Small-subunit ribosomal RNA, 3' major domain from Trichopus zeylanicus subsp. travancoricus, 476 nucleotides, folded computationally. Lineage of the source: Eukaryota > Viridiplantae > Streptophytina > Tracheophyta > Trichopus zeylanicus.
[in-house]
Context: one part of a larger RNA
RNA sequence: UGACGGGGGCCUACACAAGUAGUGGAGCAUGUGGUUUAAUUUGAUGCAAAGCAAAGAACCUUCCUAGGGCUUGACAUGCCAUGAAUCCUCUUGAAAGAGAGGGGUGCCCUCGGGAAUGCGAACACAGGUGAUGCAUGGCUGUCAUCGGCUCGUGCCGUAAGGUUUUGGGUUAAGUCCUGCAAUGAGUGCAACCCUCGUAUUUAGUUGCCACCAUUGAGUUUGGAACCCUGAACAGACUACUGGUGAUAAGCCAGAGGAAGGUAAGGAUGAUGUCACAUCAUCAUGCCCCUUAUGCCCUGGGUGACACACGUGCUACAAUGGGUAGGACAAAGGGUCAUGAUCCUGUGAGGGUGAGCUAACUCAGAAAACCCAUCCUUAGUUCAAAUUGCAGGCUGCAACUCACCUGCAUGAAGCCAAAAUCGCUAGUAAUCACUGGUCAGCCAUACGGUGGUGAAUUCAUUCUUGGGCCUUGUACA
Repeated sequence: UGACGGGGGCCUACACAAGUAGUGGAGCAUGUGGUUUAAUUUGAUGCAAAGCAAAGAACCUUCCUAGGGCUUGACAUGCCAUGAAUCCUCUUGAAAGAGAGGGGUGCCCUCGGGAAUGCGAACACAGGUGAUGCAUGGCUGUCAUCGGCUCGUGCCGUAAGGUUUUGGGUUAAGUCCUGCAAUGAGUGCAACCCUCGUAUUUAGUUGCCACCAUUGAGUUUGGAACCCUGAACAGACUACUGGUGAUAAGCCAGAGGAAGGUAAGGAUGAUGUCACAUCAUCAUGCCCCUUAUGCCCUGGGUGACACACGUGCUACAAUGGGUAGGACAAAGGGUCAUGAUCCUGUGAGGGUGAGCUAACUCAGAAAACCCAUCCUUAGUUCAAAUUGCAGGCUGCAACUCACCUGCAUGAAGCCAAAAUCGCUAGUAAUCACUGGUCAGCCAUACGGUGGUGAAUUCAUUCUUGGGCCUUGUACA
């Protein structure tokens, strides 16, 4: 100087407390371990692995496995020889491939040849999702959006070092004020960026409709007020008032205001820690393989199943379930796409195929609410697993192994032990909508969008993490 302490002081955080909804019990989905297997490819393993890499494993993907094949190779450059290339048919085969036949000559040209491309041969070489993340770059997680981490000069100390950065206040903040052998500076904090909340100006089409006509309908004429869209600009700064404080920084209350003390949310992640993760994104040293650890193909596997763990979905019902009726969003996607209308089917779907980038369309929002009605506390008209039959769609192909529909079937489950997790407001909870990946989909995932909309705390005794000061130490 650090680290550590079941030492001390101060402070802070959904850390506890106060509340609320869960997990842990059930069924299923999904990931992991284990076991099994010809193979169940690999990585990730306390927090910080486990709906993670994977924003989508039937083939492909694909690395694994069985079998069938290739050896200058699927891919690159160089040399030689030859034919332009593309194309069509047949045989064989699980396919890869192998064999046979047919047709055919373009472009530039100094007529020597060249470009592009196929096939063949020998070599140089290619190739490797092979090993090492404890050889590395890059990128990422984590403590942590915690408030820290340093430097110049000066001063102190023999020196390691210290001081500044400590003290008194204050802040979300090493934020600011004040004191002081320190005085300045850098980085981080804050601000600058984006979204959202208010107003004004401007612009009115595909959007809008107060007034005037008009219609089945903002449909048409008309309008530029409103809504909305997108550009510019204003606005919030403790600016104002009172109290408090050291005449400070600030704190408390109030006014005005759309908004008040960082308005709300996002992006933004210091020096470092964990030999964190990743050689399987990519790059790369060294090592290893080279008729194979490379390459092509078919089938299988990654989907197995006594079990254990994680993350979720659906429930156990009456604040509910069923039937019927009429409402109200936002944000997204769409041309190899989205698909209105009409016809058809109980339905998933099928046929038709108008229109379309503020125009058409996906598209019916659902919960809620209202009126009405059935159920009446039951393993039920709760719950939906499982199974049988019959169909649909995508796709060469749906058995292993997709999704969807109809009918039938109707399991466990009656609120869950020890333990444990999220959340402080338009939040939790609940309800639906939508996107990417994508032929299809195992999505109950992940990312976004709006509807309805709480309870409780405003305290720091204790538990946990963190920061600052101080103290002890046989530790470095």
The RNAcentral record of the full RNA draws on SILVA.